Context: one part of a larger RNA
Molecule: large-subunit ribosomal RNA, domain III
Organism: Anaerolineae bacterium
RNA sequence: GAGUAGCGAAAAACGCGUGAGAACCGCGUUCGCCGAAAGCCCAAGGUUUCCGACGGAAGGGCAGUCCGCGUCGGGUGAGUCGGGCCUAAGCCGAGGCCGAACGGCGUAGGCGAUGGACAUCCGGUUAAUAUUCCGGAACCACCCGGGUGGAGCGAAGGGGGGACGCCGUGGGGUAAGCCAGCCCGUUACUGGAUUCGGGUGCUAAACCGGUAGGGCGUUGAUGGGGGCAGGAAAAUCCGUCCCCGGAGCCCGAGAGGUGAUGGCGAGGCGCAAGCCGAAGUGGUUGAGCCCUGCGGCCAAGAAAAGCCUCUCAGCGUUGAAGCCCGGGUGCCCGUACCGCAAACCGACACCGGUGGGCGGGGUGAGUAUCCUCAGGCGAAC
Numbered sequence: 001g002a003g004u005a006g007c008g009a010a011a012a013a014c015g016c017g018u019g020a021g022a023a024c025c026g027c028g029u030u031c032g033c034c035g036a037a038a039g040c041c042c043a044a045g046g047u048u049u050c051c052g053a054c055g056g057a058a059g060g061g062c063a064g065u066c067c068g069c070g071u072c073g074g075g076u077g078a079g080u081c082g083g084g085c086c087u088a089a090g091c092c093g094a095g096g097c098c099g100a101a102c103g104g105c106g107u108a109g110g111c112g113a114u115g116g117a118c119a120u121c122c123g124g125u126u127a128a129u130a131u132u133c134c135g136g137a138a139c140c141a142c143c144c145g146g147g148u149g150g151a152g153c154g155a156a157g158g159g160g161g162g163a164c165g166c167c168g169u170g171g172g173g174u175a176a177g178c179c180a181g182c183c184c185g186u187u188a189c190u191g192g193a194u195u196c197g198g199g200u201g202c203u204a205a206a207c208c209g210g211u212a213g214g215g216c217g218u219u220g221a222u223g224g225g226g227g228c229a230g231g232a233a234a235a236u237c238c239g240u241c242c243c244c245g246g247a248g249c250c251c252g253a254g255a256g257g258u259g260a261u262g263g264c265g266a267g268g269c270g271c272a273a274g275c276c277g278a279a280g281u282g283g284u285u286g287a288g289c290c291c292u293g294c295g296g297c298c299a300a301g302a303a304a305a306g307c308c309u310c311u312c313a314g315c316g317u318u319g320a321a322g323c324c325c326g327g328g329u330g331c332c333c334g335u336a337c338c339g340c341a342a343a344c345c346g347a348c349a350c351c352g353g354u355g356g357g358c359g360g361g362g363u364g365a366g367u368a369u370c371c372u373c374a375g376g377c378g379a380a381c
Base pairs, nucleotide, nucleotide: 012030013029014028015027016026017025031378032377033376034375039358040357041356042355045338046337049336050074051073052072053071054070055069059067060066079139080138081334082333083332084331085116086115090111091110092109096105097104098103120137121136122135123134124133140330141329142328143327144326145325146324147323148322152315153314157310158309159308160307165297166296167295168294169293171290172289176285177284178283179282180281181200182199183198184197185196206258207257208256213251214250215249216248223244224243225242226241227240228239230238231237264280267276268275269274298301344353345352360372361371362370
């Protein structure tokens, strides 16, 4: 220079409390803002920032009794959620081939999700975790025992399946919304109509039902019998051919029943712990789902495992598979918190950037616009 510019888009006011000290911290009331978000849930990334007590140097664009700050202590609980199984691009690569060296390529093999496969839901609880703890109700795999059964079982191999495009489209119907009804409370001295305020649901699994709908099929299905030189060995499987037979076979949401004499529930009672607890019904619109459907089209739209089946070696009448009952076992890693942001990427508590899902009501074609619910904020002079 200069006590100048600035203090980073934005609404606060008052009362009470705490305190040495309060515009800023806590509580309350009113007001304002977002509401396809400035709400909620994941992934990435961060790595203790989470919760509590205490603190007041520094950090905080002021202050501070406060904090994502300091110190101490606490906090992340899983057979079922995610990973550990499978493979894609890509990468690594025993032997191998090549190359002055380093190394390059690549077979077998492996790694590698953004894909496939796969058994848990509702309620409650903590200051802080919960599909993990607790309560209730389930399911899966393996092992053991008992029973039944009475000839098969069996893979790193064969076959099936998994298994797929884009655009359009219909029916069923779930979540959710709306309308009506229902329940509780309640205002005027009292009773009542009324008014006003609030609430109006529920899981998986298992069982029943097998439905709407779709596919294949009298140009012969499901099923039965037979032949064969193919599927690198074998095969009862697949393939293919012949015959019998004559109308079924396959996929399949959702509703309903049980679960549930349970739980939740406005509210009421209680100092608290906690206890009690009404209604919880119908219509309508309608995502996901059935649907890998159906139709059209050309650019003709992953793989592998799980799964089913067939046999090889081997096991099995000294009793295989399957089924039923009972019992047991169930490992490792992640799990706090932020997560369109003051906790990630931007040197900052930065007006920027950051993938996926949910995203109510009125208006409306709409996720636009304006207002608003739940919920969250009032931007640190």